[in-house]
Context: one part of a larger RNA
RNA sequence: GUCUGGGAGUUAACGUAAGGAGCCAGCCUAAGGUCCCUCAGGACCGGAGGCGCAGCGAAAGCGAGUCUGAAUAGGGCGAUCGUCAGUGUUUAUAGACCCGAACCCGGGUGAUCUAACCAUGGCCAGGAUGAAGCUUGGGUGAUACCAAGUGGAGGUCCGAACCGACUGAUGUUGAAAAAUCAGCGGAUGAGCUGUGGUUAGGGGUGAAAUGCCAAUCGAACCCGGAGCUAGCUGGUUCUCCCCGAAAUACGUUGAGGCGUAGCGUCUAGUGCUCCAGCAGGGGGGUAAAGCCACCGUUUCGGUACGGGCUGCGAGAGCGGUACCAAAUCGAGACGAACUCUGAAUACCCUGUGUGUAACUAGGCAGUCAGACUGUGGGGGAUAAGCUCCAUGGUCGAAAGGGAAACAGCCCAGACCGCCAGCUAAGGUCCCCAAAUCAAUGCUGAGUGAUAAAGGAGGUGGGAUUGCCCAGACAACCAGGAGGUUUGCCUAGAAGCAGCCAUCCUCAAAGGAGUGCGUAAUAGCUCACUGGUCGAGCGAUCCUGCGCCGAAAAUGAACGGGGCUAAGCAUUGUACCGAAGCUGCGGAUUUAACUUGUUAAAUGGUAGGGGAGCGUUCCAUGUGGGGUGAAGCGUUAGCGUAAGCGGGCGUGGACUGCAUGGAAGUGAGAAUGUCGGC
Numbered sequence: 001g002u003c004u005g006g007g008a009g010u011u012a013a014c015g016u017a018a019g020g021a022g023c024c025a026g027c028c029u030a031a032g033g034u035c036c037c038u039c040a041g042g043a044c045c046g047g048a049g050g051c052g053c054a055g056c057g058a059a060a061g062c063g064a065g066u067c068u069g070a071a072u073a074g075g076g077c078g079a080u081c082g083u084c085a086g087u088g089u090u091u092a093u094a095g096a097c098c099c100g101a102a103c104c105c106g107g108g109u110g111a112u113c114u115a116a117c118c119a120u121g122g123c124c125a126g127g128a129u130g131a132a133g134c135u136u137g138g139g140u141g142a143u144a145c146c147a148a149g150u151g152g153a154g155g156u157c158c159g160a161a162c163c164g165a166c167u168g169a170u171g172u173u174g175a176a177a178a179a180u181c182a183g184c185g186g187a188u189g190a191g192c193u194g195u196g197g198u199u200a201g202g203g204g205u206g207a208a209a210u211g212c213c214a215a216u217c218g219a220a221c222c223c224g225g226a227g228c229u230a231g232c233u234g235g236u237u238c239u240c241c242c243c244g245a246a247a248u249a250c251g252u253u254g255a256g257g258c259g260u261a262g263c264g265u266c267u268a269g270u271g272c273u274c275c276a277g278c279a280g281g282g283g284g285g286u287a288a289a290g291c292c293a294c295c296g297u298u299u300c301g302g303u304a305c306g307g308g309c310u311g312c313g314a315g316a317g318c319g320g321u322a323c324c325a326a327a328u329c330g331a332g333a334c335g336a337a338c339u340c341u342g343a344a345u346a347c348c349c350u351g352u353g354u355g356u357a358a359c360u361a362g363g364c365a366g367u368c369a370g371a372c373u374g375u376g377g378g379g380g381a382u383a384a385g386c387u388c389c390a391u392g393g394u395c396g397a398a399a400g401g402g403a404a405a406c407a408g409c410c411c412a413g414a415c416c417g418c419c420a421g422c423u424a425a426g427g428u429c430c431c432c433a434a435a436u437c438a439a440u441g442c443u444g445a446g447u448g449a450u451a452a453a454g455g456a457g458g459u460g461g462g463a464u465u466g467c468c469c470a471g472a473c474a475a476c477c478a479g480g481a482g483g484u485u486u487g488c489c490u491a492g493a494a495g496c497a498g499c500c501a502u503c504c505u506c507a508a509a510g511g512a513g514u515g516c517g518u519a520a521u522a523g524c525u526c527a528c529u530g531g532u533c534g535a536g537c538g539a540u541c542c543u544g545c546g547c548c549g550a551a552a553a554u555g556a557a558c559g560g561g562g563c564u565a566a567g568c569a570u571u572g573u574a575c576c577g578a579a580g581c582u583g584c585g586g587a588u589u590u591a592a593c594u595u596g597u598u599a600a601a602u603g604g605u606a607g608g609g610g611a612g613c614g615u616u617c618c619a620u621g622u623g624g625g626g627u628g629a630a631g632c633g634u635u636a637g638c639g640u641a642a643g644c645g646g647g648c649g650u651g652g653a654c655u656g657c658a659u660g661g662a663a664g665u666g667a668g669a670a671u672g673u674c675g676g677c
């Protein structure tokens, strides 16, 4: 891992809904007893007691009433339908659906491991260093001191045994539940070690690491309390039918738990009370808007109180001001906590109202982590697959079609069958079902098939306006002058560094000069004018589709092929396309009535309700079986399902059906359990 077994809502007594049975203003017995006796039984006694038949009041008490009260007032509570057994739902008490702690407590067992200590033994190759003391010599007045020798000290040195464990590698289902290999530390000492003994868990021991106390230590192990408790995790076994949630509010030593309400279901009752729509009537202060209608904010201008700065003055005071600025006037702007105004929706009331809800009482729940998306908002950064509300939708609990793939988006809600039809969203060149359909335009970027500020004689459409056959626009030819180098400034300033002014003349026209240029001149050019040419040429705005802006790590941003439409826009007609709708056949539920038809309904998690299948045993009845039972294997057939069942083989002795009863009653999951492989 797999296969076959075993494996989880049970039982007791007290309440409690429901359905059905008995009796009924009554119903029932309990302990116990008697009898039968086929004995986990039955029948009959037994009314002790229980529930009900009357309530009200604190009570005395009164009583269909009573209490309050002065009250014959008002008000409160009352003015009867049950009971017993069994089925069965659920609560409470018990281990209470099953498995699962870490712990706590009691009584014991452990120092053969290890820690410390006690008693008694044992062990430490070899080498090195050379303390004190001593001897001899030198030395001194005597010491001191010096030298040589001797001596053999030391938690001394090097290094085996022995003890340890610093580094690395190997090993990591190991040779080994801590080792091996190569190096490493101590090695006469606080050394190592044998044997025997002592200390025990709220404890011991500890050169102290919470270390060690038998591979177990922030409190050993064994048994017991004990099925501790577990608001936690996991698991919880046959079928079909009907309905079908919640992820909210409040409270909570509450936040992943509960209680009550909300939302579900079942039973009984009320009977239009409920809802959509429509009609009529309401209140509002949101969106918008407004602000000379208030409050607050705010820009500019006028007048300007007051202030600042400043002048004059001894002071009083009189002036100046391009500074600040109340108030007021004019113009303009803003506001969730502004409103002179003010919708749409929503909400409330009344009437009507197809349809089917609603409400009341009771039984049983589940839900209290929600998710995304549209809209209105708060928080955040008008960030988040962010967070918090409100209001719809979908998912949750919803399959099907579309979106390449894709819980929450779009379409649409699957009772079953069909090799029938029509459609939705979305599509119709091929992958791939259906238009290489029709019409009019646009795009040339493979835009389509990702993005901004910004940039651009890309191109289509529209609007306004200027110039133009008295010749526009562009190009070419020619002119573009004189006073004058205007004046100032300057070293210079001559159209062209800068400042002021910007006139006149000749003219077809020519600026006291548009740009380049010079040290300054010069030179080139423009404006402006004439000519050549001969028909449209400019400016601005709005708009459609495109272009650039555009850089990421294998090629990957149309789903691919590929497409100039098979792209985009506006139209039109066909077709395809789903479990939608229709057709045909069938099933179930509910309702209606005309009672065998019709209509509607039948996705579904938690959960509520209903109806069944099967297993073991029992009672009664009735069958089968060596001419082959059960079981096992295989294979027709039947039933909406659980299932039923014929044949054949195997097997070799039990077993089926009907009705009723009782349960150790259904296995795929629990890091589940026993066994086989």
Base pairs, nucleotide, nucleotide: 001677002676003675005673011094012093015090018087022083023082026051027050028049032045033044034043035042036041055062056061065077066076067075068074097235098234100232104225105224106223107222108221109220115199116198117197118196119195120194121193122192123191124189126158127157128156129154133150134149135148136147137146138145162186163185164184166183167182168181169180170179201217203213204212205211210219238612239611240610241609242608243607248261249260250259251258252257262367263366264364265363266362267361268360269359270358273357277352278351279350280349281348282347288341289339290338295335296334297333299331300330301329302328303327306324307323308321309320310319311318312317370395371394372393373392374391375390376389377388378387379386400411401410402409415586416585417584418583420582421581422580426576427575428574429561430560431559435573437572438571439570440569441568442567448563454548455547458545459544460543461542462541463540464539465538466537467536475532476531477530478529479528481505482504483503487499488498511526515524516523587602588601589600590599591598592597593596613666615663616662617661618660619659620658621657622656623655624654631650632649633648634647635646637644638643